This is a predicted structure of a 1492-nucleotide RNA (small-subunit ribosomal RNA) from a Candidatus Altimarinota bacterium. It was read from a public genome assembly. The coordinates come from a structure-prediction model, not an experiment, and the mean pLDDT is 83.
[in-house]
RNA sequence: UAAUUCUUUACGAAGAGUUUGAUCCUGGCUCAGGAUGAACGCUGGCGGUGCGCCUAAUACAUGCAAGUCGAGCGAGAAAUUGGUCUAGUUUACUAUACUAAUGGAAAGCGGCGGACGAGCGAGUAACACGUAAGUAGCCACCCUGUACUCAGGGAUAACACAGAGAAAUUUGUGCUAAUACCGGAUAGUCUCGAAAGAGUAAAGAUUUAUCGGUACAGGAGGUGCUUGCGGCUUAUCAGUUUGUUGGUGGGGUAAAAGCCUACCAAGACUAUGACGAGUAGCUGGUGUGAGAGCAUGACCAGCCGCGAUGGGACUGAGACACGGCCCAUACUCCUACGGGAGGCAGCAGUAAGGAAUCUUCCGCAAUGGACGAAAGUCUGACGGAGCGACACCGCGUGAUGGAUGAAGGCCCAUGGGUCGUAAACAUCUUUUCUAGAGGAAGAAGAUCUGACGGUACUCUAGGAAUAAGGACCGGCUAAUUACGUGCCAGCAGCCGCGGUAAUACGUAAGGUCCGAGCGUUAUCCGGAAUCAUUGGGCGUAAAGCGUCCGCAGGUGGUUUGGAAAGUCAGUUAUUAAAUACCGGAGCUCAACUUCGGUGCCGUAAUUGAAACUUCUAAACUAGAGGAUGGUAGAGGUAUAUGGAAUUCUGCAAGUAGGGGUAAAAUCCGUAGAUAUGCAGAGGAACAUCAAAAGCGAAGGCAGUAUACUGGACCAUUCCUGACACUCAGGGACGAAAGCGUGGGGAGCAAAAGGGAUUAGAUACCCCUGUAGUCCACGCCGUAAACGAUGCUAACUCGAUGUAGGGACCCUCGACCUGGUCUCUGUGUCCAAGAUAACUCGUUAAGUUAGCCGCCUGUGUAGUACGAUCGCAAGAUUAAAACACAAAGGAAUAGACGGGGACCCACACAAGCGGUGGAACAUGGGGUUUAAUUCGUCAAUAAGCGAGUAACCUCACCCAGACUUGACAUCCUAUUCGUACCUUUUAGAAAUAAUUGGGUCGGUUCGGCCGGAAUAGUGACAGGCGUUGCAUGGUUGUCGUCAGCUCGUGCCUUGAGGUGUUCGGUUAAGUCCGUUAACGAGCGCAACCCUCGUCGUAUGUUGUAUUUUCAUGCGAGACUGCCCAUCAUAAAUGGGAGGAAGGUGAGGAUGACGUCAAAUCAGCAUGACCCUUAUGUCUGGGGCUACACCCGUGUUACAAUGGGACGUACAAACUGAAGCGAAGCCGUAAGGUGGAGCCAAUCGGAUAAAACGUCUCUCAGUUCGGAUUGAGGUCUGCAACUCGACCUCAUGAAGUUGGAAUCGCUAGUAAACGUAUAUCAGUCACGGUACGUUGAAUAUGUUCCUGGGUCUUGUACUCACCGCCCGUCAAGGCACGGGAGUUGGGGGUGCUCGAAGUCUGCAAAAUAAUUGUGGCCUAAGGCAAAACCAAUGACUGGGCUUAAGUCGUAACAAGGUAUCCGUACGGGAAUGUGCGGAUGGAUUAUCGCCUCU
Repeated sequence: UAAUUCUUUACGAAGAGUUUGAUCCUGGCUCAGGAUGAACGCUGGCGGUGCGCCUAAUACAUGCAAGUCGAGCGAGAAAUUGGUCUAGUUUACUAUACUAAUGGAAAGCGGCGGACGAGCGAGUAACACGUAAGUAGCCACCCUGUACUCAGGGAUAACACAGAGAAAUUUGUGCUAAUACCGGAUAGUCUCGAAAGAGUAAAGAUUUAUCGGUACAGGAGGUGCUUGCGGCUUAUCAGUUUGUUGGUGGGGUAAAAGCCUACCAAGACUAUGACGAGUAGCUGGUGUGAGAGCAUGACCAGCCGCGAUGGGACUGAGACACGGCCCAUACUCCUACGGGAGGCAGCAGUAAGGAAUCUUCCGCAAUGGACGAAAGUCUGACGGAGCGACACCGCGUGAUGGAUGAAGGCCCAUGGGUCGUAAACAUCUUUUCUAGAGGAAGAAGAUCUGACGGUACUCUAGGAAUAAGGACCGGCUAAUUACGUGCCAGCAGCCGCGGUAAUACGUAAGGUCCGAGCGUUAUCCGGAAUCAUUGGGCGUAAAGCGUCCGCAGGUGGUUUGGAAAGUCAGUUAUUAAAUACCGGAGCUCAACUUCGGUGCCGUAAUUGAAACUUCUAAACUAGAGGAUGGUAGAGGUAUAUGGAAUUCUGCAAGUAGGGGUAAAAUCCGUAGAUAUGCAGAGGAACAUCAAAAGCGAAGGCAGUAUACUGGACCAUUCCUGACACUCAGGGACGAAAGCGUGGGGAGCAAAAGGGAUUAGAUACCCCUGUAGUCCACGCCGUAAACGAUGCUAACUCGAUGUAGGGACCCUCGACCUGGUCUCUGUGUCCAAGAUAACUCGUUAAGUUAGCCGCCUGUGUAGUACGAUCGCAAGAUUAAAACACAAAGGAAUAGACGGGGACCCACACAAGCGGUGGAACAUGGGGUUUAAUUCGUCAAUAAGCGAGUAACCUCACCCAGACUUGACAUCCUAUUCGUACCUUUUAGAAAUAAUUGGGUCGGUUCGGCCGGAAUAGUGACAGGCGUUGCAUGGUUGUCGUCAGCUCGUGCCUUGAGGUGUUCGGUUAAGUCCGUUAACGAGCGCAACCCUCGUCGUAUGUUGUAUUUUCAUGCGAGACUGCCCAUCAUAAAUGGGAGGAAGGUGAGGAUGACGUCAAAUCAGCAUGACCCUUAUGUCUGGGGCUACACCCGUGUUACAAUGGGACGUACAAACUGAAGCGAAGCCGUAAGGUGGAGCCAAUCGGAUAAAACGUCUCUCAGUUCGGAUUGAGGUCUGCAACUCGACCUCAUGAAGUUGGAAUCGCUAGUAAACGUAUAUCAGUCACGGUACGUUGAAUAUGUUCCUGGGUCUUGUACUCACCGCCCGUCAAGGCACGGGAGUUGGGGGUGCUCGAAGUCUGCAAAAUAAUUGUGGCCUAAGGCAAAACCAAUGACUGGGCUUAAGUCGUAACAAGGUAUCCGUACGGGAAUGUGCGGAUGGAUUAUCGCCUCU
């Protein structure tokens, strides 16, 4: 200096994904971070420092882990030295014996230590631990002090001898020592005692200077005991306890004490959680976190407990003793079967268990411990090494240059890009590595002493040499492409990927993040304000007890004095060390170690302060209560009483119906109903008044009268003096239904019966009808018991009703009416504020305070089990397993409604004509077939693609051929006698061979250029093969409906709204007005074409020459004018004029979008597939089949007609591979003919219905024309399959069409004919155009269909063809019940009772000892119950599982509004009764409020 404190500095707190079509909120789930005694997968160079059985406190082979002292004692082996004797021999040695000295092994007596150290966490919820105090205590070794250490005695191990036993071990006799043992003396600040007095000690050794010994006192340290406070879960454990709580006497302990015992008393603990159950060693600390907290208690350190399991004492200062003893039990081992031995939760190690955790190592060199005077001995404590990426820290795997951007891989829009300066290559370095050389510190206090270790480290040499992987790349979350696969294989933390173009699977390339590691799994904290003290909520999301009373508890008005418990401040003590933090130091750095400091947020003591809370004393009146005078009221209980109505009974009168419904029937009635009148009986409920009004705590309360009774409000301001508020537990009340007993029973009405409806109808509707509804008494105790809003108090703008009081004004005035103010209730609207929003808003859901209750994702479930209550029904309390990633609230835009309002349309109605019946044509389905090619399927497919299938078309089938191909480009070669035309032969043709003709252009004259053909080669061609759900383009439909949007602004947290709504009006979002909107765009309209009138110009092929016609240019119509209505607008109605009048008629024109609508077969096109075939060519067949069904049409069924004859009037279109006239031939189709015409000229070409005359006379016909026969014509290579037409003959069905259904509003429908595209011809009755004749009806919008706007409800958003409920059936999962069965721990009672302490008795003089009893008691045995767990035939519900069955309960008025409680019924959802709620749509009336 810093940590600490202050401050302005610094440090310090991050979110994301997922419910929806979208939004905001609530709310859960999940992720990103950190950590670990970890494990698993892949990979692995080095070093340092730590850590390493979390499971079986399971069992253990082997070795070691506690000994030491001869300076306590006796005895004393080996060995060494000396001597003596004997023997051997190289006279100096060797050997034996004896002796003296040194010596001190093994064993023993004795002392001290084996109570420490080391291990483990089973038990323990306890004074076990932590912290702070205390004392009635003890203490070996150590330190200090005082005093003493005298004189004796008897034994006993060892040893010897003799035995027993397999062993362990042990018996007898004899000898001996001590610091072993015993008594005596002496003594004190020792003990007892009031005192007198009494009692009690010692050990010696020896080198002579020390070490010991005894008593007492003190210290240090240790230990015993006691107490306050602190820290787990569970009340589905609520009562526990008999030595229990206290006292007295006695005993007992080192010491207080029911610690033990006898007696006495009846206490003690408990909702502040006793007792019980479950779990657990506690702490310093550790992990995380901003913190508060939460989780945890490996390593290190403190305390406790334990030592195979249970009990017990002995010894000792200390133990009820891990490596001591006794007993019991289980297990293991030895045994000679008689009996014995053992305890690794010490260090190593083994087995087992397990996902999983090390060497049977070295050393006492250091530190520490035991013993010893010491040397020293012992020490698996400890110091070290070994194994393991288990963790933390550090280092490395090279550095610099190097572009032809090499090769190779991958991708590719084929140009290129990328791996990539990466590599190669060149130069350099040597951490590391290898080899060699040197070589520590750790050793202290002078010598000596080092396991680690020839280690760390240093130097030299060598050579880039020895060294990189893992996960991930859809979002969260940094990082993408290709191939393979095809809801398969697989992935996945959440959301979710995968069904043929997968950035999500697998592989590769590339990339990203970490790096000797990287991922996964498990667990903890965080994020999570998701249990909220800091820091949440409860109207509708989960959440206010149904209501009140009220003990404990919590909280509490004003003033003063005192106290000082809380509170605040200072000081002191403690808060072990380590850890944390700060400043330093030591290992090269770091991890690590170490020094000093700060802190350890706590507790206690002490000294102060006195504002607040508290306590105490005294006062006060504003809270609360009382008193007095009034007031209103469906407040309550009981009794009495009244009229109307229903039903029943009687009588009268009267006749055929009544009743009921959408319509009916069951039912009642000729045995006289219903309707009517009179009389009577009985029960229940009380019209009008009546109101959104009043009263009550809530439930609830309604005719009238009486009796009793509770509460509220107003006024007066007289009294008390905080008496108050809220309340766990507790108590009382508590709709309807239901239960019990006894009454009563008119009406209504669960159940039940019958009739309808219906597919069914256990329902809705109808006819009956029993409990019940009513009364009395007793239970039950629940409701959407709701304002879904706990109670109390205070504060915070207003407006306007209403109920009950009071004051004042007005008034002569009591009354009446009116006004102003005020207190108390009860409504509506709104400000600030609040809220997720809706909404609330002085009656708060605003701002505050106090107290209580309740919530914490959804389902399971208000269920199971247990308990309490109940007669029962059932109520209260109240989980879990398992499953899901949501469930939910409010609001928004749509869509939808068997919701509402308004409007439109040939939508209906009013009409006309059709279809559906017949025959035929045509298309579709189906069937058939070798093939009957393909597409299209409600509306929006089906006379559609196809506006022409005999061949071709053609895509299908059979057969025969070709393979660079029928067609395109490129290359090479050849030919140019090409191409092309043509003859003949084989063949079904394609094809093959063959004959005759023909003989390219340019030119610089070069086989130079262009062109053509043939042959070859491979790139490629080709595909009507697949995918319209990969696409472009085009089209249908809603719909020619009036809508769809944008910019800016404004409103909303936001999705979003506004504009675009509203009042009028229109065909129209057309226009006007209003308006937080102002403007704009795409649509509407207009612009375009045709028709209608007129003018004008031109005019041949037309001509009726004033004109029609054709073409061009103009004019005209604009609600312009008038009147009326409306708002003075827009506009509407009428009128005038006009050819035409309100868009004049028709057409073209189709907004944003919807239907994954249609089309890959019109075309184009991505991807996939085929390539001697899915390509190409050819012949034949098929698309034309035929029991049947459907669509669209034609012709008819006849007299408004058919037939015959005659007469008349169009428009438009078309013609050269063409239209084809006249004439002639043929009955006709047609033939012949060839004029004319490239068309206002010629032709097709006669229009037909109409009109006139005649005939037919109602019939299967003179209707109708199918079918069939015969004969022909035409086109065409070719009419068999399979063309059209003509003539003659034939002459079906059909007599106006069921249910149902289509078109059309004026030159329209209907009828009539004409033309044309395609086309050789034609299956055309189709399509598209053209004209001729030419109607009827519309009062209107109730209904059907479709559409538009506004509004409302919604559980729908794939949008009602939606969503969704329950039974049943099947598979799976977890759970409950269950006759029982099995196991477990703890307790109780009885019995038995080892060892052992204590104790009684007996023997010997006593004691030890022995024997025998007693109390207590471990284990054991028996018994009865409770609890916990596992299992159990069967059984119950729950959850779940792409496409099972039955219905359709809910969401819209969900088609009977829904829901709550209760009761009964039913396959099921559910139905019905009673009472309740609105969290019900719609409509009307009344009232209140708001605006004007």

The organism belongs to Candidatus Altimarinota, within Bacteria.